[in-house]
RNA sequence: UGCAGAGUAGGUCCCUAUGCGUUAAGUGCCUUCCGGACAGAGAGUUGCCGGUCGGACGAAAAGCGUUGAUAAGCGCUUGCGGUGUACGGACCGCAUCUCGCUGCA
Numbered sequence: 001u002g003c004a005g006a007g008u009a010g011g012u013c014c015c016u017a018u019g020c021g022u023u024a025a026g027u028g029c030c031u032u033c034c035g036g037a038c039a040g041a042g043a044g045u046u047g048c049c050g051g052u053c054g055g056a057c058g059a060a061a062a063g064c065g066u067u068g069a070u071a072a073g074c075g076c077u078u079g080c081g082g083u084g085u086a087c088g089g090a091c092c093g094c095a096u097c098u099c100g101c102u103g104c105a
Base pairs, nucleotide, nucleotide: 001105002104003103004102005101010092011091012090013089014088016086017085018084019083020081021080022079029055030054033051034050035049036048040099041098042097043096061078062077063076064075065074066073067072
C1' cells in the first nucleotide's frame, strides 16, 4: 500500500411465561414539536428509535359460576387482537466518511 474479515445500538421472526384490551386501549398509517442512539475513536444523514400535538381508518366473542333481581357487578375457562413486557433461540445490522483492530500479500 492492496485485498479480506471481526465487532454496536437496534430491528424482524419463533418459543415459553405473564399482563392489557375485547365498555377498543393497544398495534399499524399520516402529521407537529422535542429528545436519543448508531461497532475501539471522531464526525454523522434525507435513515433508525422514543416521547408528544393533531388527523384518518378500525375489531370477536362464547360458555360457566356467583352477588343480585330484570339494572348491573365480580370471578373462572376457551377464544380473539397486525396487543405490552421478560427469558431463550434464529436472521439482519456501524446510511456514510476518516482513523484504528485481526488475517493474508
Predicted 3D model of a 105-nucleotide RNA (THF (Tetrahydrofolate) riboswitch aptamer). Rfam family: THF (Tetrahydrofolate) riboswitch aptamer. About the family: Tetrahydrofolate (THF) riboswitch was first reported for Ames et al. as an RNA motif in 5' untranslated (5'-UTR)regions of folate transport and biosynthesis genes in Firmicutes genomes.